[in-house]
Predicted 3D model of a 100-nucleotide RNA (Glycine riboswitch aptamer) from Saccharopolyspora elongata.
The coordinates come from a structure-prediction model, not an experiment, and the mean pLDDT is 76.
Its Rfam family is "Glycine riboswitch aptamer". Rfam links the family to the GO term glycine biosynthetic process.
RNAcentral holds the sequence, with entries from Rfam.
RNA sequence: CGACGUCGUGCGGGAGAGACUCCGGCCCGUUCCGGGACCGGAGCGCCGAAGGAGCAAUUCUCCCCAGCAAACUCUCAGGCACCGGCACCGCACGGCACCA
Numbered sequence: 001c002g003a004c005g006u007c008g009u010g011c012g013g014g015a016g017a018g019a020c021u022c023c024g025g026c027c028c029g030u031u032c033c034g035g036g037a038c039c040g041g042a043g044c045g046c047c048g049a050a051g052g053a054g055c056a057a058u059u060c061u062c063c064c065c066a067g068c069a070a071a072c073u074c075u076c077a078g079g080c081a082c083c084g085g086c087a088c089c090g091c092a093c094g095g096c097a098c099c100a
Base pairs, nucleotide, nucleotide: 005096006095007094008093009092010091011090012089013088018044020043021042022041023040024039025038026036027035028034029033045080046079047078051076052074053073054072059066
């Protein structure tokens, strides 16, 4: 000096599922009443790739127990126009650690 590993940052890629219904607020027109973006609440339906939780084999043990992963499963949380978030992948930079 130092690949790989690991953490963080930046950039690029990055799926799924109701622009649902009702109520209230706000705005516009306004006789009645109607319309719409946004905000809040409630209800039902749905999605899984932040996070969270659960389980197998190998392993241990005489046995029981224990232990154990996920993109699997559950949907607590989160999400269901756009935006944003998002596991994961690539590149670059920085830090930590470490053999050849």

Taxonomically the source falls in Saccharopolyspora (Bacteria, Bacillati, Actinomycetes, Pseudonocardiales).